[in-house]
A computed fold for a 73-nucleotide RNA from Plocamiomonas psychrophila, annotated as transfer RNA. The coordinates come from a structure-prediction model, not an experiment, and the mean pLDDT is 81. RNAcentral holds the sequence, with entries from ENA. Rfam family: tRNA. The gene name in the source record is tRNA-Lys.
RNA sequence: GAGUAUAUAGCUCAAUAGGUAGAGCAACGAACUUUUAAUUCGAAGGUUUUGGGUUCAAAACCCAAUAUAUUCA
Numbered sequence: 001g002a003g004u005a006u007a008u009a010g011c012u013c014a015a016u017a018g019g020u021a022g023a024g025c026a027a028c029g030a031a032c033u034u035u036u037a038a039u040u041c042g043a044a045g046g047u048u049u050u051g052g053g054u055u056c057a058a059a060a061c062c063c064a065a066u067a068u069a070u071u072c073a
Stems, first nucleotide, its partner, number of pairs: 001072007010025004019056001028042004049065005
């Protein structure tokens, strides 16, 4: 320098070819227990790396940038 893949909640990951984003774990609150742990229940937490474009509608499609990993030179 060129190519490929990835970027979504605190962490690990979904979202099957556009229709309005979920799960597990962690943390928090409650029940249970003499207390802790375990167990059960509940609520909360993300305008999806950034900036544009297409569309009635974008995590998804198009362009550019950034970061990480990897292949080639």